[in-house]
RNA sequence: UCUCGAUAAAGGCAAAGCUGGUGAAAACCAGUGACGCAAAGCUAUAGGGGCUUCCGUGCCUAGUCGCACGAUGCCAGCCAGUUACCGAA
Numbered sequence: 001u002c003u004c005g006a007u008a009a010a011g012g013c014a015a016a017g018c019u020g021g022u023g024a025a026a027a028c029c030a031g032u033g034a035c036g037c038a039a040a041g042c043u044a045u046a047g048g049g050g051c052u053u054c055c056g057u058g059c060c061u062a063g064u065c066g067c068a069c070g071a072u073g074c075c076a077g078c079c080a081g082u083u084a085c086c087g088a089a
Stems, first nucleotide, its partner, number of pairs: 004087002012037002017032006035077001041082003047079002049075003055070005060063001
C1' cells in the first nucleotide's frame, strides 16, 4: 500500500412508526425512535436500476383522483463511482 473485518478501542449514522413543517406527488427537513449499517460519508448532467406526474402530449368511456406515455422532480439504506477512521486474524 492492497485485500480483509475482532463480541478490540474511540467514535459515527439512524429503518419503520409517531409529532410538526415543505411539496401535486415521490420525497425531504426538524424532533422522537432504533430496524439495521464498516462507508447507512459524498456523488443523481459518468452509468444501470427504482419511485412520482404539478405540467405536457395522446386516447375515449369525458372522469371534481379517467387511462396511457414523458422528468425537468426524487431515491446514494438497490447496484455502481469516489474519498476516508481503527487494526486482531